[in-house]
RNA sequence: GGGAUUUUAGCUCAGCCGGGAGAGCACCUGCUUCACACGCAGGGGGUCGUCGGUUCAAGUCCGGCAAAUCCCACCA
Numbered sequence: 001g002g003g004a005u006u007u008u009a010g011c012u013c014a015g016c017c018g019g020g021a022g023a024g025c026a027c028c029u030g031c032u033u034c035a036c037a038c039g040c041a042g043g044g045g046g047u048c049g050u051c052g053g054u055u056c057a058a059g060u061c062c063g064g065c066a067a068a069u070c071c072c073a074c075c076a
Stems, first nucleotide, its partner, number of pairs: 001072007010025004019056001027043005049065005
């Protein structure tokens, strides 16, 4: 330098064919307990990497940029 894949909650990830942003764990509160853990009930938390475009409507489609992993090439 070329190519592929990935980027969504604190962490690991789902989101199928464009139309509700979600799960598990973690966190907070209450119940339970002498207390802790477990368990039960409830709750908070997201500019969906970023900037644009298409569309009535974008996490999803298109383009630029950035980052991570891998492959190839170069290394004069």
Predicted 3D model of a 76-nucleotide RNA (transfer RNA) from a Bacillota bacterium. The same sequence occurs in records of 4 taxa. Its Rfam family is "tRNA". It is annotated as a transfer RNA. RNAcentral holds the sequence, with entries from ENA.